[in-house]
Description: Model confidence (mean pLDDT): 80 of 100. A computed fold for a 74-nucleotide RNA from an uncultured Clostridia bacterium, annotated as transfer RNA. It matches the Rfam family "tRNA". By type it is a transfer RNA.
RNA sequence: GUUUUCGUAGCUCAGCUGGAUAGAGCGUCCCCCUCCUAAGGGGAAGGUCGCGCGUUCAAAUCGCGCCGAGAACG
Numbered sequence: 001g002u003u004u005u006c007g008u009a010g011c012u013c014a015g016c017u018g019g020a021u022a023g024a025g026c027g028u029c030c031c032c033c034u035c036c037u038a039a040g041g042g043g044a045a046g047g048u049c050g051c052g053c054g055u056u057c058a059a060a061u062c063g064c065g066c067c068g069a070g071a072a073c074g
Base pairs, nucleotide, nucleotide: 001073002072003071004070005069006068007067010026011025012024013023019057028044029043030042031041032040050066051065052064053063054062
C1' cells in the first nucleotide's frame, strides 16, 4: 500500500432481516438479610451506539468519507 473484520455503559459483549423507552453479565452505589463481613435478595446510577455527511416518514442497523484496533497478502 491492497483486501478484510471490528468499534455499543467503567470492563466483556448481545442487538445490526431499518421501526419497542438501547440491553445482558461483571463492576460501582443504596436498601434488605447477618452480631459484623462474605454469600444471597431487591433497587438505582451510568450511553453523542468511534466521528462526520448522506439515504429514508424513521438509522446502533443501509451507503460514502475519516479516525482507531486486529488479520491476510504484497
It was read from a public genome assembly.